[in-house]
RNA sequence: GAAGUUAAUUAGAUGAUCGCGGGGACAAGAACCGAAAGGUUGUUCCUGAGGAAAGUCCGAGCUCCAUAGGGCAGAGUGCUGGGUAACGCCCAGUGGGGGGAACCCCAAGGAAAGUGCAACAGAGAGAUACCGCCCAGCACUCGGCUCGCUGAGUGCUGGGUAAGGGUGGAAAGGCGAGGUAAGAGCUCACCGGCAGUUAGGUGACUGACUGACCAUGUAAACCCCACUUGGAGCAAGACCGAAUAGAGGAACAAUGAAGCUGCCCGCUUCGUUCCCGGGUAAGGUCGCUAGAGGCUAUCGGUAACGAUAGUUCGAGAUAGAUGAUCAUCACCUUCGAUAAGAAGGAACAGAACUCGGCUUAUAGAUUUACUUCGUAC
RNA sequence: GGGUUUGUAGCUCAGCUGGUUAGAGUACCGCGUUGACAUCGCGGGGGUCGGAGGUUCGAGUCCUCUCAAACCCACCA
Numbered sequence: 001g002a003a004g005u006u007a008a009u010u011a012g013a014u015g016a017u018c019g020c021g022g023g024g025a026c027a028a029g030a031a032c033c034g035a036a037a038g039g040u041u042g043u044u045c046c047u048g049a050g051g052a053a054a055g056u057c058c059g060a061g062c063u064c065c066a067u068a069g070g071g072c073a074g075a076g077u078g079c080u081g082g083g084u085a086a087c088g089c090c091c092a093g094u095g096g097g098g099g100g101a102a103c104c105c106c107a108a109g110g111a112a113a114g115u116g117c118a119a120c121a122g123a124g125a126g127a128u129a130c131c132g133c134c135c136a137g138c139a140c141u142c143g144g145c146u147c148g149c150u151g152a153g154u155g156c157u158g159g160g161u162a163a164g165g166g167u168g169g170a171a172a173g174g175c176g177a178g179g180u181a182a183g184a185g186c187u188c189a190c191c192g193g194c195a196g197u198u199a200g201g202u203g204a205c206u207g208a209c210u211g212a213c214c215a216u217g218u219a220a221a222c223c224c225c226a227c228u229u230g231g232a233g234c235a236a237g238a239c240c241g242a243a244u245a246g247a248g249g250a251a252c253a254a255u256g257a258a259g260c261u262g263c264c265c266g267c268u269u270c271g272u273u274c275c276c277g278g279g280u281a282a283g284g285u286c287g288c289u290a291g292a293g294g295c296u297a298u299c300g301g302u303a304a305c306g307a308u309a310g311u312u313c314g315a316g317a318u319a320g321a322u323g324a325u326c327a328u329c330a331c332c333u334u335c336g337a338u339a340a341g342a343a344g345g346a347a348c349a350g351a352a353c354u355c356g357g358c359u360u361a362u363a364g365a366u367u368u369a370c371u372u373c374g375u376a377c
Numbered sequence: 378g379g380g381u382u383u384g385u386a387g388c389u390c391a392g393c394u395g396g397u398u399a400g401a402g403u404a405c406c407g408c409g410u411u412g413a414c415a416u417c418g419c420g421g422g423g424g425u426c427g428g429a430g431g432u433u434c435g436a437g438u439c440c441u442c443u444c445a446a447a448c449c450c451a452c453c454a
Base pairs, nucleotide, nucleotide: 001373002372003371004370005369007367008366009365010364012329013328014327015326016325017324018323020048021047022046023045024044025043026042030041031040032039033038050348054359055358057357058356059355060354061353062233063232064231065230069265070264071263072262074229075228076227077226078225079093080092081091082090083089094108095106096105097104098103109224110223114222115221116218117217118216130165131164132161133160134159135158136157137156138155139154140153141152142151143150144149145148173191174190176188177187178186192213194211195210196209197208198207199206200205237286238285239284240283246276248275249274250273251272252271256270257269258268259267278453279452280451293312294311295310296309297308298307299306300305331345332344333343334342335341378450379449380448381447382446383445384444387403388402389401390400396434405421406420407419408418409417427443428442429441430440431439
């Protein structure tokens, strides 16, 4: 210098003018809006989007339904150890895969509990002899001679064989040697996976030795094992106010109905549920933002994280504010000659009860640690 | 804001427990029938199953992410 890997940061800055949402203080105590509850109006000060506010995919807080209960079904998770309020998240490791390396990726329990499936092709798909190879018998053809024996070939029958051919994603551990009628873990060396013993490790697992090669794949198919799991969601829910019509229909009426998504038990309430109809117009206040919060230091821990101390307060709207214009500087592109200057651009996106994660979208700029190659010293 | 469902030919829909080349009706094109048109009969074209990735030998179907569309949920008596 080039190529690459990794972990982070930032998300233009400053000033002026105008405008919008929220809060505090002061003033007024009057006016206005509204049917009411309630709200608004002045001055000044402070404050006002994100790393994802998004998708709503997980986990919680909070609220109501029983203090959230029992069983079955259902659903979810799935290597090991730890972290956490909790998690399907995070950290560290194990095993497997990718890369030349830094490094990255993995829904990674069980297929000797059972069932299902493996289309087409192929002889055969979990068990097989189609071709081939070998042996025996019989028949035929040809040859030889000592004339009833033998050699070669073809066909049929019976048997052996998984080495070779071919099919397939997958064909009875792989490869080499010995062995054999031909072959075969039949035997041996190396490799592979399995079981046992032993050593190390908290554990996943790893190493060594011995034995036996009998057991294909699929569980993001049913299933088995282990663990977890009640439902609904701030339009939850509480209070205040206004208006109206329920003599409508259906079901069941205590062996009932609903809360309670499928069933059984149990608990609570009782004229309850559903349909049809009526009123208000998204009525007002609270819930609503200080929280498993942020930052700094020290200590413990490989780390995630935890403990202690100090410091700090950073939106709270309800049809929804967080904006617009101008000036200067900074970044990128084009023109220009390199300067002066001119024109244009600047991503993804937009709080809605609140947190912890994951995933997805994202222009430009800056930095950390490391790998490989080249050059120079 | 919260919850649920759907996406297959131009349109409306099937597609079972994953299997050979994804079907049906309608629309379109050609031929026949007719003097001509419609109807009718025969034949044909048109799909990467919303998009991307994964599991599997194999995905419209199973899993994950993503895009789009549709529906439901206010309070009072």

Predicted 3D model of RNase P RNA and transfer RNA as a complex of 454 nucleotides. It holds a member of the Rfam family "Bacterial RNase P class A". It is annotated as a ribozyme.